[in-house]
Description
The prediction has a mean pLDDT of 80. A computed fold for an 82-nucleotide RNA from a Candidatus Colwellbacteria bacterium, annotated as transfer RNA. Its Rfam family is "tRNA". It is annotated as a transfer RNA. It was read from a public genome assembly. NCBI's taxonomy places the organism under Bacteria, Bacteria candidate phyla, Candidatus Colwelliibacteriota.

């Protein structure tokens, strides 16, 4: 340099027919339980904001009523070829 796969909350990881973004798990926070801790159990948990609301899938642009998903450029990681 060329080809392929991938990048989503704090972490792993779903969602591909383009139609509620973040299922599920871990972690974390609070309650119950305990002498205390652990385990268990119930609830909460993306960001900003007082709220209304706005923003959020590596960055930017495009297509579309609507994009994590399709198209283009770029960045990063892994694998292969040279």
């Nucleotide at each position: 340099g060329c080809c392929g796969c991938g990048g989503u909350g704090g972490c792993g990881g779903a969602a591909u027919u383009g139609g509620c973004a973040g299922a599920c798990g871990c972690a974390c926070u609070g309650g119950c339980u305990u002498c205390a801790g652990g385990a268990g159990u119930c609830a909460g948990c993306g960001a900003c904001g007082a709220a209304a609301g706005u923003c959020a899938u590596g960055g930017g642009a495009g297509u579309u009523c609507a994009a994590a998903u399709c198209u283009c450029c770029c960045c990063c990681g892994c694998g292969g070829c040279a």